[in-house]
RNA sequence: UGAGUCAGCCGGGUGAUCGCGGCGCCGCACCGAAAGGUCUCCGCCGAGGAAAGUCCGGGCUCUAAGGGCAGGAUGCCGGUUAACGGCCGGUGAAGGCGACUUCAAGGAUAGUGCAACAGAAACAGACAGCCGGGCGCCGCCCGGUUAAGGUGGAAAGGUGAGGUAAGAGCUCACCAGCGCCGUGGAGACAUGGCGGCUCUGCAAACCCCAUCCGGAGCAACGCCGCGGAGGAACAGAACUGUCGCCCGCAGGUUCCGGGGAGGCGGCUUGAGUCUUUUGGCAACAGGAGACCGAGAUAGAUGAUCAUCCACGACAGAACCCGGCUUACAGGCUGGCUCAGCAC
RNA sequence: GCGCCCAUAGCUCAGCUGGAUAGAGCAUAGGCUUCCGGAGCCUAGUGUCGGGGGUUCGAAUCCUCCUGGGCGCG
Numbered sequence: 001u002g003a004g005u006c007a008g009c010c011g012g013g014u015g016a017u018c019g020c021g022g023c024g025c026c027g028c029a030c031c032g033a034a035a036g037g038u039c040u041c042c043g044c045c046g047a048g049g050a051a052a053g054u055c056c057g058g059g060c061u062c063u064a065a066g067g068g069c070a071g072g073a074u075g076c077c078g079g080u081u082a083a084c085g086g087c088c089g090g091u092g093a094a095g096g097c098g099a100c101u102u103c104a105a106g107g108a109u110a111g112u113g114c115a116a117c118a119g120a121a122a123c124a125g126a127c128a129g130c131c132g133g134g135c136g137c138c139g140c141c142c143g144g145u146u147a148a149g150g151u152g153g154a155a156a157g158g159u160g161a162g163g164u165a166a167g168a169g170c171u172c173a174c175c176a177g178c179g180c181c182g183u184g185g186a187g188a189c190a191u192g193g194c195g196g197c198u199c200u201g202c203a204a205a206c207c208c209c210a211u212c213c214g215g216a217g218c219a220a221c222g223c224c225g226c227g228g229a230g231g232a233a234c235a236g237a238a239c240u241g242u243c244g245c246c247c248g249c250a251g252g253u254u255c256c257g258g259g260g261a262g263g264c265g266g267c268u269u270g271a272g273u274c275u276u277u278u279g280g281c282a283a284c285a286g287g288a289g290a291c292c293g294a295g296a297u298a299g300a301u302g303a304u305c306a307u308c309c310a311c312g313a314c315a316g317a318a319c320c321c322g323g324c325u326u327a328c329a330g331g332c333u334g335g336c337u338c339a340g341c342a343c
Numbered sequence: 344g345c346g347c348c349c350a351u352a353g354c355u356c357a358g359c360u361g362g363a364u365a366g367a368g369c370a371u372a373g374g375c376u377u378c379c380g381g382a383g384c385c386u387a388g389u390g391u392c393g394g395g396g397g398u399u400c401g402a403a404u405c406c407u408c409c410u411g412g413g414c415g416c417g
Base pairs, nucleotide, nucleotide: 001339002338003337004336005335006334007333008332009331010330012308013307014306015305016304017303018302020046021045022044023043024042027039029038030037031036048314052325053324055323056322057321058320059319060217061216062215063214066247067246068245069244071213072212073211074210075209076090077089078088079087080086091105092103093102094101095100106208107207111206112205113202114201115200129145130144131143132142133141134140135139157175158174159173160172161171162170176198178195179194180193181192182191183190184189221265222264223263224262230256231255232254233253234252239251240250241249272291273290274289275288276287277286278285279284344416345415346414347413348412349411350410353369354368355367356366362400371387372386373385374384375383393409394408395407396406397405
């Protein structure tokens, strides 16, 4: 200097004028059947890192006390958290020269299932070959053994040598796997030694094992106002009781008919943010101090001028929060790796 | 806000329970037949299976993310 990789930040600013939404103070002026609402001045506040997709986890509200099945999710080890399928750290595997990145990473001797084509054969098996024996005569039968190769992703461990009637872990060396023991580590695992030699793959196939999970969702739910007299059906072994089935428990249940498209709450003080400190590799947790940053409901921030400049990308809250995934013009900072050059 | 379904040839649809050349009808091109045309018969072509990634020996099919379209409840 270039290329790459990981992490973080900004993503229009400032001033003026007019116009929007919320909150607060004063006025008690105006409207309405009521709940409640409207108006003037002044002060303060007003979209995001993803507000997106609605993929996960919760808080919260209601459902009546419960239990089980079905069903669903996760899956190496440890930590963190309100919780998670998230995050952090580690082990192993794969990719990469490397920094790093990714992983649905338990079990195939609990059982069932699938493996086309090719090949002799896919859990067993023998086309051809070799050896031994027999019959018989150019072939056949029995036994033993078992390559290379046309196969294939995978042929009952692999490579090489010895050995044998011919071969084979039959024996030896090295490697992989499995079992046992020692050492290190909380553990996944790593490492050393010994040993019978060693029956494919697929569980993002059904499944087994371990752990977790009721249901519905702010259009949840609650209050106020405007509105009443009733009729019909089912039935106590029926029916209803927040997906489905069973047990148990509780209760009478369901339909028609009147009003109503209204107003208010929930509605923003939070597992909150910032600074600092202690512990921790980190995620994160504890302590101290400071701050209050939108609450719409036919749905709020737009227009003009001046100036700076990155010449402006993806893009607008609807109960709230922790994540994941996707989109993003341009700009800034730091760590690490590789290549080249110079000193 | 919640629940579910679909995307395959130019068009309409099968195949989705994983096997190797991915199909059917209409349309298109050519030929036969006819004086010509239509109909009919024969032959042939037409495909990143919406897009990316993953599992597997192998994916249109299984899993996951993205894009587009449709239905139902509220």
Molecule: RNase P RNA; transfer RNA
Organism: Bacillota bacterium